RNA sequence: GCCGAAGUGGUGGAACUGGCAGACACGCGGGUUUUAGGUACCCGUGCCUUCGGGCGUGGGGGUUCAAGUCCCCCCUUCGGCA
Numbered sequence: 001g002c003c004g005a006a007g008u009g010g011u012g013g014a015a016c017u018g019g020c021a022g023a024c025a026c027g028c029g030g031g032u033u034u035u036a037g038g039u040a041c042c043c044g045u046g047c048c049u050u051c052g053g054g055c056g057u058g059g060g061g062g063u064u065c066a067a068g069u070c071c072c073c074c075c076u077u078c079g080g081c082a
Base pairs, nucleotide, nucleotide: 001081002080003079004078005077006076007075010026011025012024019065027045028044029043030042031041032040046055047054048053058074059073060072061071062070
């Protein structure tokens, strides 16, 4: 240099053919149980907010009523070829 794959909350990881983003699990916070801790169980857990709502899938742009998903450019990581 060329080809391909991947990038989603604090972490792993879902999201089918474009149709409620973050299911599920871990972690964290609170509670019940315990003398205490652990285990178990219950509730909560992205950001901002004037509480009406708005924003958020590596960055930017496009297509569409609608984009994590499709198209283009760029960045990063991994693999292959030379």